[in-house]
The RNA shown here (transfer RNA) has 74 nucleotides and comes from Binatia bacterium (SeqCode).
It matches the Rfam family "tRNA". By type it is a transfer RNA.
Its mean pLDDT, the model's own confidence on a scale to 100, is 83.
The organism belongs to Binatia (SeqCode), within Bacteria.
RNA sequence: CCCCCCGUAGCUCAGUAGGACAGAGCAGAGAUGUCGUAAAUCUCAGGUCGCAGGUUCGAGUCCUGCCGGGGGGG
Numbered sequence: 001c002c003c004c005c006c007g008u009a010g011c012u013c014a015g016u017a018g019g020a021c022a023g024a025g026c027a028g029a030g031a032u033g034u035c036g037u038a039a040a041u042c043u044c045a046g047g048u049c050g051c052a053g054g055u056u057c058g059a060g061u062c063c064u065g066c067c068g069g070g071g072g073g074g
Stems, first nucleotide, its partner, number of pairs: 001073007010026004019057001028044005050066005
């Protein structure tokens, strides 16, 4: 220098023929529970989907550039 993959909640990830409020598990908070813990159950909160543009009525999803991580090649 070139090619490929990945970047979504604190963590691990799903969502890839564009469409209805953006989700799950774990972690966190609260409640129930218990003499008190714990387990278990229920509820809640948490995200401008890496950044910036573009296309579109509409973008996590498509296009371009950049940033970060990983792999391969020279």